Notes: This is a predicted structure of a 75-nucleotide RNA (transfer RNA) from an uncultured Flavobacteriales bacterium. The sequence was found in a public genome assembly. Rfam family: tRNA. It is annotated as a transfer RNA.
């Protein structure tokens, strides 16, 4: 250089062209408890930028950013 994969709540992760994007864990708030912890209740919080396609895009494309692999070339 070139090909190929991969990005989703703080983590970790599930999922498809029509969801209110789920779940664990961890945060917070309440209960419980003589108080810690354990436990149950609820709540916050996420598709990496942009552009195309489509009535409808996180999901199909392309570009860019990042990360990750194969490989050639020149020295």
């Nucleotide at each position: 250089g070139u090909c190929c994969c991969c990005u989703u709540c703080a983590u970790c992760u599930a999922g498809u062209g029509g969801u209110u994007a789920g779940g664990a864990u961890a945060u917070u708030a309440c209960c419980c408890u003589u108080u810690c912890a354990c436990g149950g209740u609820a709540a916050a919080a996420a598709c990496a930028g942009g552009g195309g396609u489509u009535c409808a895009a996180u999901u199909c494309u392309c570009c860019u950013a990042g990360g990750g692999g194969a490989u050639a070339c020149c020295a």